Transfer RNA from a Planctomycetota bacterium, 71 nucleotides, folded computationally. The organism belongs to Planctomycetota, within Bacteria. Rfam family: tRNA. Rfam describes the family as follows. Transfer RNA (tRNA) molecules are approximately 80 nucleotides in length.
[in-house]
RNA sequence: CGGGAUGUAGCUCAACAGGAGAGCCCUGGUCUUCCAAACCAGCGAUGCCGGUGCGAUUCCGGUCAUCCCGU
Numbered sequence: 001c002g003g004g005a006u007g008u009a010g011c012u013c014a015a016c017a018g019g020a021g022a023g024c025c026c027u028g029g030u031c032u033u034c035c036a037a038a039c040c041a042g043c044g045a046u047g048c049c050g051g052u053g054c055g056a057u058u059c060c061g062g063u064c065a066u067c068c069c070g071u
């Protein structure tokens, strides 16, 4: 310098015919003499900038970080 992969919730991962979900954690409640467990509910995220579009994790351009390959 060139090519490829990955980047989503505090953590581990889904979602790609364009309309963001799960488990664990955390908070509250039910239950219990109390705690735990169980059950119910809630909080919380698309690396960044821009474009297309009613609407973008998804499509397009650029860029950053990590990893791999080539020179």
Stems, first nucleotide, its partner, number of pairs: 001070007010024004019054001026042005047063005